Predicted 3D model of a 1385-nucleotide RNA (small-subunit ribosomal RNA) from an uncultured bacterium. RNAcentral holds the sequence, with entries from Greengenes. Its Rfam family is "Bacterial small subunit ribosomal RNA". Rfam links the family to the GO terms ribosome and structural constituent of ribosome. Model confidence (mean pLDDT): 83 of 100.
[in-house]
RNA sequence: CCCUUAGAGUUUGAUCCUGGCUCAGGAUGAACGCUGGCGGCGUGCUUAACACAUGCAAGUCGAACGAGCUUACCGGAAGGUUCGCCGGAAGGUAAGCGAGUGGCGGACGGGUGAGUAACGCGUGAGCAACCUGUCUCAUACAGGGGGAUAACGCACCGAAAGGUGUGCUAAUACCGCAUAAGACCACAACGUCACAUGACGAAGGGGUCAAAGGAGCGAUCCGGUGUGAGGUGGGCUCGCGUCCGAUUAGAUAGUUGGUGAGGUAACGGCCCACCAAGUCAACGAUCGGUAGCCGACCUGAGAGGGUGAUCGGCCACAUUGGGACUGAGACACGGCCCAGACUCCUACGGGAGGCAGCAGUGGGGAAUAUUGGGCAAUGGGCGAAAGCCUGACCCAGCAACGCCGCGUGAAUGAAGAAGGUCUUCGGAUUGUAAAAUUCGGUACUCGAUGAAAAGUGUAAGAUGGUAAUCGAGGUUAAGCCCCGGCUAACUACGUGCCAGCAGCCGCGGUAAUACGUAGGGGGCGAGCGUUGUCCGGAAUGAUUGGGCGUAAAGGGCGCGUAGGCGGCCAUUUAAGUCUGGAGUGAAAUACCUGUUUUAAGGCGGGUACUGCUUUGGAUACUGGAUGGCUCGAGUGCAGGAGAGGUUAUCGGAAUUCCCGGUGUAGCGGUGAAAUGCGUAGAGAUCGGGAGGAACACCAGUGGCGAAGGCGGGUAACUGGACUGCAACUGACGCUGAGGCGCGAAAGUGUGGGGAGCAAACAGGAUUAGAUACCCUGGUAGUCCACACUGUAAACGAUGAAUGCUAGGUGUAGGGGGUAUCGACCCCUUCUGUGCCGCAGUAAACACAAUAAGCAUUCCGCCUGGGGAGUACGGCCGCAAGGUUGAAACUCAAAGGAAUUGACGGGGGCCCGCACAAGCAGCGGAGCAUGUGGUUUAAUUCGAAGCAACGCGAAGAACCUUACCUAGACUUGACAUCUCCUGCAUUACCCUUAAUCGGGGAAGUUCCUUCGGGGACAGGAAGACAGGUGGUGCAUGGUUGUCGUCAGCUCGUGUCGUGAGAUGUUGGGUUAAGUCCCGCAACGAGCGCAACCCCUAUUGUUAGUUGCCAUCAUUAAGUUGGGCACUCUAGCGAGACUGCCCGGGUUAACCGGGAGGAAGGUGGGGAUGACGUCAAAUCAUCAUGCCCCUUAUGUCUAGGGCUACACACGUGCUACAAUGGCUGGUACAAAGAGAUGCUAAACCGUGAGGUGGAGCCAAACUAUAAAACCAGUCUCAGUUCGGAUUGUAGGCUGAAACUCGCCUACAUGAAGCUGGAGUUGCUAGUAAUCGCGAAUCAGAAUGUCGCGGUGAAUACGUUCCCGGGCCUUGCACACACAGCCCGUCA
Repeated sequence: CCCUUAGAGUUUGAUCCUGGCUCAGGAUGAACGCUGGCGGCGUGCUUAACACAUGCAAGUCGAACGAGCUUACCGGAAGGUUCGCCGGAAGGUAAGCGAGUGGCGGACGGGUGAGUAACGCGUGAGCAACCUGUCUCAUACAGGGGGAUAACGCACCGAAAGGUGUGCUAAUACCGCAUAAGACCACAACGUCACAUGACGAAGGGGUCAAAGGAGCGAUCCGGUGUGAGGUGGGCUCGCGUCCGAUUAGAUAGUUGGUGAGGUAACGGCCCACCAAGUCAACGAUCGGUAGCCGACCUGAGAGGGUGAUCGGCCACAUUGGGACUGAGACACGGCCCAGACUCCUACGGGAGGCAGCAGUGGGGAAUAUUGGGCAAUGGGCGAAAGCCUGACCCAGCAACGCCGCGUGAAUGAAGAAGGUCUUCGGAUUGUAAAAUUCGGUACUCGAUGAAAAGUGUAAGAUGGUAAUCGAGGUUAAGCCCCGGCUAACUACGUGCCAGCAGCCGCGGUAAUACGUAGGGGGCGAGCGUUGUCCGGAAUGAUUGGGCGUAAAGGGCGCGUAGGCGGCCAUUUAAGUCUGGAGUGAAAUACCUGUUUUAAGGCGGGUACUGCUUUGGAUACUGGAUGGCUCGAGUGCAGGAGAGGUUAUCGGAAUUCCCGGUGUAGCGGUGAAAUGCGUAGAGAUCGGGAGGAACACCAGUGGCGAAGGCGGGUAACUGGACUGCAACUGACGCUGAGGCGCGAAAGUGUGGGGAGCAAACAGGAUUAGAUACCCUGGUAGUCCACACUGUAAACGAUGAAUGCUAGGUGUAGGGGGUAUCGACCCCUUCUGUGCCGCAGUAAACACAAUAAGCAUUCCGCCUGGGGAGUACGGCCGCAAGGUUGAAACUCAAAGGAAUUGACGGGGGCCCGCACAAGCAGCGGAGCAUGUGGUUUAAUUCGAAGCAACGCGAAGAACCUUACCUAGACUUGACAUCUCCUGCAUUACCCUUAAUCGGGGAAGUUCCUUCGGGGACAGGAAGACAGGUGGUGCAUGGUUGUCGUCAGCUCGUGUCGUGAGAUGUUGGGUUAAGUCCCGCAACGAGCGCAACCCCUAUUGUUAGUUGCCAUCAUUAAGUUGGGCACUCUAGCGAGACUGCCCGGGUUAACCGGGAGGAAGGUGGGGAUGACGUCAAAUCAUCAUGCCCCUUAUGUCUAGGGCUACACACGUGCUACAAUGGCUGGUACAAAGAGAUGCUAAACCGUGAGGUGGAGCCAAACUAUAAAACCAGUCUCAGUUCGGAUUGUAGGCUGAAACUCGCCUACAUGAAGCUGGAGUUGCUAGUAAUCGCGAAUCAGAAUGUCGCGGUGAAUACGUUCCCGGGCCUUGCACACACAGCCCGUCA
């Protein structure tokens, strides 16, 4: 100085955790889709190291050399001549050209990444084992000769490329000789140094080895040779680092080393001969796969992870493979030779070529540019230089490929314009946005001026007439994605699990903010989205920084190798460690800073580059060395405990079998049976015998063992642990990859043995089936010996070791203390084995000194579910199989713990006509009624287990009516608004099936301020009406049901990470979450109860229409009289566990009792918590949306809803004697009544008719029936039963045919108490008997009420059904009609 760490969605009904998947960020040599104004700076074949047309990319030097050619000039010969001259040779000078000899350079620059896992690269060292042209410095020298050869000439061969022969010639080309400072070689007196072999210096004598000239008038310059030094560049060696695979574990014969020789610039098995047998490897050799490495780049807080384009360093390669030559340097991209493939030329004989240089072409591909300008700059080669060459390079072109900058106008502007969209129709929004006014003019076009960079003494600039400046003109420049959550941004329409969307979760099945379109909005902006890839988020491989009891994960257990780690004291060393100095860590990049108008980019300066090497110092810790110690570990001595192991032997009980006795009909087995055994004598019982296996009691969360495991007794052999003592050793320890061993049961091999048990198998049962569970048998096996197998829920689902960290209480084996005569008791200590529990830990459950706590060491293992512990390969096994152990593909979860519910053929407690105990039924018959089905033109619609089915419907002949047929109407049968006309209305006639239609007569409303207005009717046009059309799964309201069950919640507090819990649980009690007690709960609300109504008793008030005790009276409470009683209906009283006894916790409460009309909510009713069932109803009503509009609306007639092989529900009547029939005689309550109830009387057998008194009702209107008293019937299809049918009538009503009710006479069916099953009811109840009402013209066996008579039974809660509370299990949560497995399609 810089940096300084972000999460979210998705498993569940909800929660916490584990865990995967997905998203938000950044980046890119990118590609694709839509769109596209400008500039600056960069970048641009990632694929086929595929093939290449064409052009260019390495030449240069005449001041090294000879020859030739061209041009200019000088020169002028031969020859010709018209004597003017023509002509121009040789030669010379200058400039140039291309070929050759020669020199230097073509080993640089440029390209590519195929190969390479390597000293290839990076980093740091070394060479005492090396080379280095050109360059710099120093020093010494260059004398004198020689022979060739290209070019060229001639000849020849060949199509060409090219070649051969012969002849001539030069050099800075080549070669001897001389000289030798010096170098090298062998020798060497001597000296210095040292890193192992050694290095350096050196007197001396010996041997070998050099050279070239060119330019210039000259000075001089450029060269040449030897040597040394330097510099630069290279070669070689070494330490460290450098991908994946062990389903690659052994590799290696020049291999490893030595000696000698060769080779190289140099070391070396580099090569060769001989000798030895080594060398590498679990710290991963060898093999296989992949890959150029690095500076750096991307990402990340960092550590890391990924990448290796552009720029820079190194390497490798140049069509494929091999080889050398030349050279200072190559085994050489634009050199040579050979071989291969390919292409081209060819006269077929033979030749030529190598774009992974720059452009460019084809091909491949999702995809990557111009056959451009210039050497002006930078750099390179040659040259003395001028200069030449340079597709290196500098520029331009193409491409939004990337980064950065700018613009598409700015200000003002409300009538909040028009248009669009939405709308609750009011408005909102687009929106100051536009228009309009003023201003500006970057960019663009045209014109003018015109650079810096930019040097060099004049000339010479590709970029470029570019940037910039000035003037004029006018407008030419916005899109893309998204809007359900994550994630910023919402409405309408269309669609209707279709079309489609989707990164994950997921949207879409008629009201989609998720699809498509539109309006609006959000984001970014010349771009925006998508796709691919990388990092991040991901602590999801965890060094920083994870885990393994139950989520994935502890090896079955031990011994032990390598390795890792290791007690106390002291000395030493200085490897690790710390610290100072030095070298290096190229440049670029990164960061800071200064400088471009800003930015990107560029340039300058600084920092960093965390690393490696070297050197000095420090010495606590770790390591090495040495010495010592005793606490760890081990030994010794003395003890006691034990199902520890192995072998041998012994024992009794029991089962089975055999023999014998007694004895007779069964035994055995099961839920019940059968198979089986038994009269040939079983089973039972007694005695004797055989054989095998296992060891009752003791026996105990007791003991021992490493684990597996070990249980009768005795003996022998043997392992380990524990206690005490403190004599000995002196860290000898811990863990333990590989390795070795042990290792239940089942299984395998060989040989024994075999009582019982018992896979397989057989039979019998069970069952829809039953290859099972149950039964009868029964073989392997179980047992022994030897060998193999090597696995288990081998579990404490918890690796081993060490230390530390509150307690309490059992138990097993020892020791010590105290006490005692002694044994106990008590205290204490060690070891083992349990339980409870604090701190702590944990997702929770839980663990808690035997840790899952706090720490250390070592080993094993895990990384989403499935596929799969499978496949392939290896190893092991006789086999069965074991061990090691994937991938493709597929899903968005799989999972752990805990919570709340629901559920259980789980448990506990409790309740209910739930069962049981009873009574009466239903189910059988006939009929009534409803439903299904069928039929039909229509049989309108709804209701569907309980909780649809005498339900909506408290009443379908028409109407109702919604259905069908036929005929009509179209602003409509009904409502509102506008206009016009008129009162309304009511007879009558024609037509019609009727409505409709036609005709025609009478008639003239109310209010008024006289203008008109209201009601009603007719007409006109349009807004609209209308719909019992759809959706009850869009809804309101209402209702059913669980259930009149006792529950359902809240506030505050507390507990829990949380869902949640507590309260509301517990002990009692109740009809009750009713009350009491207790309690981290304290209170409260909705429910319960009470308050309300009826009823049971009574007081009081009031007595008419009610009543009548007393008095009088009558046929009669009829009348007088009275209001005592009954009764009526207002107001009160009464019942509250208030009192007593007992029980109970001194409670709540329960049992009993007294009193009382009534006693423990007296009886009945109304009253229905939070919620469940997408329960019912769009046809009571209301209502969103959709649909119909001369019809799905409205009117009319007729028909239908009443059909009928059948099935079901609910009822009525019966089947008879507790009865039927006939006669007689009592006693109610509650209701209704004016288009009504209707009396007496008369008629009719009767229904009913005539009649009309009375009553708007305590007044009038109704025989209550069963019961009771008599008589008759006498058990039968009847004097039971009444269906059905015939005839004749009555009533209502326009109308009883389809299709009403009633009466009389006649007829007289089924039915003799009802299978499986099933319903109601606990007291004034069931049963039975009649009466009334609503609806209604008429039409009840239904419904709703009323009273009369009036039972039986309840031991009890095991079971069935339903419900409540607590608890338990759970893989369910649409909640058991759940979930889920297999097979098939």